Source information
The RNA shown here (transfer RNA) has 73 nucleotides and comes from Lachnospiraceae bacterium NK3A20. Rfam family: tRNA. About the family: Transfer RNA (tRNA) molecules are approximately 80 nucleotides in length. By type it is a transfer RNA. The coordinates come from a structure-prediction model, not an experiment, and the mean pLDDT is 81.
Parts: sequence; structure tokens; C1' cells
RNA sequence: GCGAUAGUAGCUUAGUUGGUAAAGCGCCACCUUGCCAAGGUGGAGACCACGGGUUCGAAUCCCGCCUGUCGCU
Repeated sequence: GCGAUAGUAGCUUAGUUGGUAAAGCGCCACCUUGCCAAGGUGGAGACCACGGGUUCGAAUCCCGCCUGUCGCU
């Protein structure tokens, strides 16, 4: 330099043909218990690495760019 792949909540991940982003763990409150742990109920938290474009509408399509991993030279 070229190619592939990944980037979504504090962490690990889902999101199947474009239609107002989901789960587990963690966090907060309450319930349960004599206390802890476990369990139950509810809640907060990401506008999707970043910057543009297409579209009525983009995590999803297109372009650029950054980082990690793997391969080639």
C1' cells in the first nucleotide's frame, strides 16, 4: 500500500431485505428476609466510532475518514 471484518447503554451482544433501537450483567428505588445473599416489581441510561450524501424517512444504502483484529504484498 491492498483486501476482509468489527465499532450500538458502564460492560458483553442482538437489531434478516430502510419505518420512531432490544436483551443479559451492572446501576437506582421498592417488595420479600431478623441481616446478608438470592429472588420479585418498577425505573434511569445509547439517537448507533466520526463527517457528509441519497430518501418523506438511515444503525441499515452510498462516499470519505479514524481505531482494533486478521490476511496479502